[in-house]
Context: one part of a larger RNA
Molecule: small-subunit ribosomal RNA, 5' domain
Organism: metagenome
RNA sequence: GGAUGAACGCUAGCUACAGGCUUAACACAUGCAAGUCGAGGGGAAACGAUAUUGGAAGCUUGCUUCCGAUAGGCGUCGACCGGCGCACGGGUGAGUAACGCGUAUCCAACCUGCCCACCACUUGGGGAUAACCUUGCGAAAGUAAGACUAAUACCCAAUGAUAUCUCUAGAAGACAUCUGAAAGAGAUUAAAGAUUUAUCGGUGAUGGAUGGGGAUGCGUCUGAUUAGCUAGUUGGUGAGGUAACGGCCCACCAAGGCGACGAUCAGUAGCCGGACUGAGAGGUUGAACGGCCACAUUGGGACUGAGAUACGGCCCAGACUCCUACGGGAGGCAGCAGUGGGGAAUAUUGGGCAAUGGGCGCAAGCCUGACCCAGCAACGCCGCGUGAAGGAAGAAGGCUUUCGGGUUGUAAACUCCUUUUGUCAGGGACGAGUAGAAGACGGUACCUGACGAAUAAGCCACGGCUAACUACGUGCCAGCAGCCGCGGUAAUACGUAGGUGGCAAGCGUUGUCC
Repeated sequence: GGAUGAACGCUAGCUACAGGCUUAACACAUGCAAGUCGAGGGGAAACGAUAUUGGAAGCUUGCUUCCGAUAGGCGUCGACCGGCGCACGGGUGAGUAACGCGUAUCCAACCUGCCCACCACUUGGGGAUAACCUUGCGAAAGUAAGACUAAUACCCAAUGAUAUCUCUAGAAGACAUCUGAAAGAGAUUAAAGAUUUAUCGGUGAUGGAUGGGGAUGCGUCUGAUUAGCUAGUUGGUGAGGUAACGGCCCACCAAGGCGACGAUCAGUAGCCGGACUGAGAGGUUGAACGGCCACAUUGGGACUGAGAUACGGCCCAGACUCCUACGGGAGGCAGCAGUGGGGAAUAUUGGGCAAUGGGCGCAAGCCUGACCCAGCAACGCCGCGUGAAGGAAGAAGGCUUUCGGGUUGUAAACUCCUUUUGUCAGGGACGAGUAGAAGACGGUACCUGACGAAUAAGCCACGGCUAACUACGUGCCAGCAGCCGCGGUAAUACGUAGGUGGCAAGCGUUGUCC
């Protein structure tokens, strides 16, 4: 000098953009953050329309209003069965020195819901169960029994292959255990309907796309005041398990495997694209944005599913908090706000689904603290403004003086001009795609007019390094200080004033990196 997720002191007019718990992965009140589908189903708790009907009031005496009952026949729909989603999105960096990450290669050792292309099919039956009803238990959370019912829920059968398995076969290929095309035979395995008749679905196969899983080479901090480590350990055979390879697991057999090219142990740490700095080499760093990984109160476990570290799922154990009728229960903000605590230090319990994206749905649409916006704080960066031109009686005042003057200083006053900004008034968007409707931001940006220099400058320094000097006060005191150093009666170094220099809505100090 540059940089910063910064903090502190003094000061402060505005726009746009970007960022805002680096500390306690400390504990959390409250609200919201994942639902959706009635075009799968049985149904009808709530609302509405309609129809029928009972009562009341008004009167235009056959209508209006109000209250109630009945009708799933409608619009719809709480709870329930069922489907899809909840494995995405969002947060955090505790752990991890590891195929975790980066890069490159491989899988003749693998999976892939929704999506795309294409081929074939969508036949016939059955038994349950929730809701509802009844009866119990319990303070509650909840739970038991009986009876009833439906489905795109579940089950059986049919048909069935280029699927799977077995046998025959063996083109072709690989370094190899081997892999294995065509062809033939046998065995096994499927489906679900809805409808407004437009369509939307269901099943099996093949290929693709997307997303994942696995293996390997190389790279990836410090310590030898850590030198030996290792029994599922290293390898083999067989069996199991997995989507798949593999000591992944198990039985048996062998005695191996790693290590000064640093094993093991200990400490520290999420990794990268990047960022900062530097002429570069390099050094430092990993906030924000993007990719990967790990975690979700601590530890363990499986279930469901195409897919699970399953944050807002389940079970067990621990700690903690809460409720309790003492028998037993409930909870998990490292989601968005917010609270306490810690700290030098970090924001609103805001608006909207209008846009982008996601889930569900044929759709209308619903949900979405993702996201888009607004709020707070100069935290950063860019830009703008605080007026412009003229103006010497070089005014007054201040400071200083050798008392002549000098300086502040064209600075002010004054004259003339402008209105960025500001206030008020009028108009008023783009973002909205489309047949049409739909804008949180927002009456915002922007445009026009009016008014009036009006609303807007500080901070630090002035001995040398280092741009900028005098006066007074103080008297080794009070104090300054990054280094050298300054202060003991003429201090350009302390304090104040005038002046000057630098930067400027900031300035200075401190911390950290180069």